RNAcentral holds the sequence, with entries from ENA.
A computed fold for a 73-nucleotide RNA from a Thermoplasmatales archaeon, annotated as transfer RNA.
Its Rfam family is "tRNA". Rfam classes the family as a transfer RNA. About the family: Transfer RNA (tRNA) molecules are approximately 80 nucleotides in length.

RNA sequence: GGGCGAGUAGAUCAGCUGGAAGAUCGUUACAUUGGCAUUGUAAAGGCCGCGAGUUCGAAUCUCGCCUCGUCCA
Numbered sequence: 001g002g003g004c005g006a007g008u009a010g011a012u013c014a015g016c017u018g019g020a021a022g023a024u025c026g027u028u029a030c031a032u033u034g035g036c037a038u039u040g041u042a043a044a045g046g047c048c049g050c051g052a053g054u055u056c057g058a059a060u061c062u063c064g065c066c067u068c069g070u071c072c073a
Stems, first nucleotide, its partner, number of pairs: 001072007010025004019056001027043005049065005
């Protein structure tokens, strides 16, 4: 330098063909206990890596860039 894959909640990951974001763990509160743990309920937490384009509408499609992984040279 080139090919491919990945980047979404604090962590690990879904989101399949464009109608606008969810799970598990974790955190916080409440309930339960004499207390802790466990369990149950609820809540908080995301400009979906960055910028532009297409579209009525983009996490999703197109282009450029950045980071990481892998392969080739």